Predicted 3D model of an 89-nucleotide RNA (c-di-GMP-I riboswitch aptamer) from a Bacillota bacterium.
The sequence was found by an Rfam model in a public genome assembly.
Model confidence (mean pLDDT): 89 of 100.
Of the family's consensus pairs, 95% are formed in the model.
The organism belongs to Bacillota, within Bacteria.
[in-house]
RNA sequence: GACCGACAAAGGCAAACCUGUCGAAAGGCAGGGACGCAAAGCCAAGGGUCUACAGUUCCCCCGGGAACUAUGAUCGCCUGGCUACCGAA
Numbered sequence: 001g002a003c004c005g006a007c008a009a010a011g012g013c014a015a016a017c018c019u020g021u022c023g024a025a026a027g028g029c030a031g032g033g034a035c036g037c038a039a040a041g042c043c044a045a046g047g048g049u050c051u052a053c054a055g056u057u058c059c060c061c062c063g064g065g066a067a068c069u070a071u072g073a074u075c076g077c078c079u080g081g082c083u084a085c086c087g088a089a
Stems, first nucleotide, its partner, number of pairs: 004087002012037002017032006035076001041082003045079003048074003055068005
């Protein structure tokens, strides 16, 4: 230095749920809270998944309804890239 990851040490993050807030939604952010996490730090690049305001098409009793669609979201779904604390075997 690379891999690796201990009933080690120091520290870190925070699922569900609740409250507030932003958003059409998925979801984000803040506080509380801990199911878990050795990259649960960062990047939507490939795949997956979620959503469908607007848009397109169709139906309609003209009130509305259905299908499709990412440019939206998720890195705590997987892969890939970048970076990083500690040091037993």